[in-house]
RNA sequence: ACAAAGUCGAAUUCACGACCCCAUAUAAUCGUGGAAAUAGGGUCCACAAGUUUCUACCCAAUGACCGCAAAUCAUUGGACUAUGGGGAAAGUAAAUAGGUCU
Numbered sequence: 001a002c003a004a005a006g007u008c009g010a011a012u013u014c015a016c017g018a019c020c021c022c023a024u025a026u027a028a029u030c031g032u033g034g035a036a037a038u039a040g041g042g043u044c045c046a047c048a049a050g051u052u053u054c055u056a057c058c059c060a061a062u063g064a065c066c067g068c069a070a071a072u073c074a075u076u077g078g079a080c081u082a083u084g085g086g087g088a089a090a091g092u093a094a095a096u097a098g099g100u101c102u
Base pairs, nucleotide, nucleotide: 005102006101007099008098012095013094015092016091019087020086021085022084023083024082025081026056029049031047032046033045034044035043041066042065050057058078059077060076061075062074063073064072
């Protein structure tokens, strides 16, 4: 000086990663049955539909409508869940660079 093996081993690379974003599903929607309230009211329970789909199917506000009856309607805003994709902190794990080590 070179090579090999061992050892240490990253601030680098890859993976995982709370969480964030996008897309799809579903319109947080729709159909019945039962009970309940009545303009200071308009609610509750159950069954079913909807999704290459598990779960969920509500809350708030505003307006309309219903002249005391049995029936509500519209608009706006706010999630969760499933799948796929993208981004990801701390950290975990691995590889490698490298070393004045053997």

The RNA shown here (Purine riboswitch aptamer) has 102 nucleotides and comes from Firmicutes bacterium UBA4996. The prediction has a mean pLDDT of 81. Its Rfam family is "Purine riboswitch aptamer". The family has 133 seed sequences and 4,097 matches in Rfam 15.1.